This is a predicted structure of a 98-nucleotide RNA (TPP riboswitch aptamer (THI element)) from a Gemmatimonadota bacterium. Taxonomically the source falls in Gemmatimonadota (Bacteria, Pseudomonadati).
RNA sequence: GGGCUUUGACGGGGGUGCUGGGGUACGACCCGGCUGAGAUCAGACCCUGAGAACCUGAUCCGGGUAAUUCCGGCGCAGGGAGUCAUUCCUUCUGCUCC
Numbered sequence: 001g002g003g004c005u006u007u008g009a010c011g012g013g014g015g016u017g018c019u020g021g022g023g024u025a026c027g028a029c030c031c032g033g034c035u036g037a038g039a040u041c042a043g044a045c046c047c048u049g050a051g052a053a054c055c056u057g058a059u060c061c062g063g064g065u066a067a068u069u070c071c072g073g074c075g076c077a078g079g080g081a082g083u084c085a086u087u088c089c090u091u092c093u094g095c096u097c098c
Stems, first nucleotide, its partner, number of pairs: 001090003007085004011048004016042001017034006054079003060073004
């Protein structure tokens, strides 16, 4: 000096479903179950450019379930929010020693 990698700081980005019961004219609201890092305030979780956090495609397709992005495909498709330092790796130069 460079870089796939590690961690941190500050800043930024993102999602919050399905379902049972209560309640109600309908709701709001309350208590549970399922998956998940996270299911609407947690001030938490995840992601931050070699970027699948998340969005579009999508009232998508196949499988499965009580039901649901529950699983897979779609997807080397298109978008999408950054700087600094550090760990680690590597390269060059100077000095010293052999």